RNA sequence: UUCGAUAAAGGCAAACCCGACCGAAAGGCGGGGACGCAAAACCACCGGUCUAAGGGCGCGAGUCUACGACAGCGGGGUCGCCGGAG
Numbered sequence: 001u002u003c004g005a006u007a008a009a010g011g012c013a014a015a016c017c018c019g020a021c022c023g024a025a026a027g028g029c030g031g032g033g034a035c036g037c038a039a040a041a042c043c044a045c046c047g048g049u050c051u052a053a054g055g056g057c058g059c060g061a062g063u064c065u066a067c068g069a070c071a072g073c074g075g076g077g078u079c080g081c082c083g084g085a086g
Stems, first nucleotide, its partner, number of pairs: 001085004011037002016032004021028002035072001041078003045075003048070003054065004
C1' cells in the first nucleotide's frame, strides 16, 4: 500500500425478555440474549426514515413543522485491532 481467507487473538451485539432507569414520543441507557458485523468504532455533513413535546393552522377530528432521534438504511468524513499478500 492493498486485501479480509472455510484461518485466527480480541471485540461488538439484531429480534426478544427484564429494569422499583431517562424521555412527551421516536428513541436511549443498564442486565440477559445472539440475528448478524472486518469498522456493527466515532461524527447527523448529504439523502432517507421515525417521532411531534413546543410552535403554526383548524370549531373539531386532525394536520404541518426538528431545534428531538436512527451511525445495525445508503453516501461521506475521522481514527483504528488482528491477520494474508506486496
The prediction has a mean pLDDT of 87. This is a predicted structure of an 86-nucleotide RNA (c-di-GMP-I-GGC riboswitch aptamer) from an uncultured Pseudomonadota bacterium. Of the family's consensus pairs, 95% are formed in the model. Its Rfam family is "c-di-GMP-I-GGC riboswitch aptamer". Its family is annotated with cyclic-di-GMP binding in the Gene Ontology. It was read from a public genome assembly, where an Rfam model found it.